[in-house]
RNA sequence: UAUGAAGUCGUCUAGGGUUCCGCAGCCAUGAGGCUGGUCUGGACCGAGAGGAGACCGCAGCCGAAGCGGCUGUGACACGGAAGGAUAAAAGCCUGGGAGAU
Numbered sequence: 001u002a003u004g005a006a007g008u009c010g011u012c013u014a015g016g017g018u019u020c021c022g023c024a025g026c027c028a029u030g031a032g033g034c035u036g037g038u039c040u041g042g043a044c045c046g047a048g049a050g051g052a053g054a055c056c057g058c059a060g061c062c063g064a065a066g067c068g069g070c071u072g073u074g075a076c077a078c079g080g081a082a083g084g085a086u087a088a089a090a091g092c093c094u095g096g097g098a099g100a101u
C1' cells in the first nucleotide's frame, strides 16, 4: 500500500426518546381538548467495538455414503465533532468512517 466471511439473521440487554396507550396537571364535563418524558411504566427504537442463539465459513474426525453427523474454531477492537432517519432520541445510520495507538 492492497485485499476481506474482521460473515448474515432475528432475539434480548445497556442505553434512548415520546407518535400510540397508560399516568399526572389544567380545561370541558358529552365525547373529548391542551400541557408534561424533569412520568416508574405498556408498546416503540436499540449496539462493529454488549449477551445468548440459529444459519454460514474454515479445520479435523465419524460414516454402506444420505450436499448426514460429531468436535473444534470465527481472534482483536481507543474513538470525536458533524450530519441523517423516524413522532422523537440514542451505544440507531453515515461508521471497524475521520482521527489516535
Stems, first nucleotide, its partner, number of pairs: 007055003011051002015045002020042002022039001023036005056074007076096001078099001082094003